[in-house]
Context: one part of a larger RNA
């Protein structure tokens, strides 16, 4: 490269926006170019494709013959593809309303609980565990009532429920704002993917300032054990939490790329319209679960939210291990990260 694949075998970038680039609605009309299509005209040898003969025990292979694809011109005629002109509304998209929502920013504000402080009352133990012991406790603890100081985090209502591109988003209120769904208008292919690029990007780490209530790596100490650098327990610092920067990875998963189209039902839900009616129920649009027909699959499961049937882009894989290492280029304060081999074994 070619063919094939990518949920579990190797393979879908973590997600988004966009550029070149690929593909790309419907109708009418024009034939400028090129593809079709007729007609002629030539097949130099080699070379392609069929056929036959030679040649082989056969087959290929050599070789000979023919034919044809093929080449070139000339005309026409069509209008399927591209292209160009005009226009259409289904796709996009926009503007008005109207619905629903833990999506996002910042601010203020609550009420439970932890721990500390400080005061009443009280009087011997508390904690802990499988049992224990370190530990706290007559300098009055634990339990209890009263105040008060601080940080974090939002019980129930919660649902296989909701948003949001994806990390992710739940207490209340207000300020700003994004998006989805319906409906009528308008614009009139403005699409669809996207190499590079840029943006966002759990936890944990890092840099500076603050903050430190729980929880808690490392640390310490008591058990446990042949030993215990460990599970268990008593403490405990980084951090956990605020800004501003930076770090770019996760079993970042639905281990399933985006996108549009088709195609058998049942259940249950979130959100709207319509009918009916104001309870229930029915049709449709749009999302989220669960279980099958058909068809796919190595099974395994998948199944209208496909892994089905088909199209269009992009990424990617290509025995196994060395190895997501080495070596180098960029990033990065660092930790590290992105790209990413090869000897050699098997």
């Nucleotide at each position: 490269u070619u063919g094939g694949g990518c949920g579990u075998a190797a393979a879908a970038c973590g997600u988004g926006u966009c550029u070149a680039g690929a593909c790309u609605a419907c109708u009418a009309u024009u034939g400028u170019u090129g593809u079709a299509a007729a007609u002629a005209u030539u097949u130099a040898a080699a070379g392609c494709u069929u056929a036959a003969a030679c040649u082989u025990g056969a087959c290929a292979u050599u070789u000979u013959u023919a034919a044809g694809a093929g080449a070139u011109a000339u005309u026409u005629u069509a209008a399927a593809c591209a292209a160009a002109u005009a226009g259409u509304u289904u796709g996009a998209g926009u503007a008005c309303a109207g619905u629903g929502u833990a999506a996002g920013a910042u601010u203020a504000u609550a009420g439970a609980a932890u721990u500390u402080c400080a005061g009443g009352a009280g009087a011997a133990a508390a904690a802990a565990u499988a049992a224990a012991a370190u530990u706290u406790g007559u300098a009055g603890a634990u339990a209890u009532c009263u105040g008060a100081a601080g940080g974090a985090a939002u019980g129930c209502c919660a649902a296989a429920g909701g948003c949001g591109a994806a990390a992710g988003c739940a207490a209340u209120a207000a300020u700003c704002a994004c998006u989805a769904c319906u409906u009528u208008a308008c614009u009139g292919a403005c699409g669809u993917u996207g190499a590079c690029a840029c943006a966002c990007g759990a936890a944990a780490g890092u840099a500076u300032a603050g903050g430190u209530a729980u929880c808690a790596a490392a640390c310490a100490g008591g058990a446990u054990u042949a030993g215990a650098u460990a599970c268990c327990c008593u403490g405990g610092u980084a951090g956990u939490c605020u800004a501003u920067a930076c770090u770019g990875u996760a079993a970042a998963c639905u281990a399933u790329a985006a996108a549009u189209a088709u195609u058998c039902g049942u259940u249950u839900u979130g959100a709207a319209a319509u009918u009916a009616a104001a309870a229930a129920a029915a049709u449709u649009u749009u999302g989220a679960a669960a279980c099958c027909a058909a068809a796919c699959u190595a099974a395994c499961g998948u199944g209208u939210u496909a892994a089905a049937u088909a199209u269009u882009u992009u990424g990617c894989c290509u025995g196994a291990g060395a190895a997501g290492u080495a070596c180098a280029c960029c990033g990065g304060c660092a930790a590290c990260g992105u790209u990413g081999a090869a000897a050699c074994u098997c």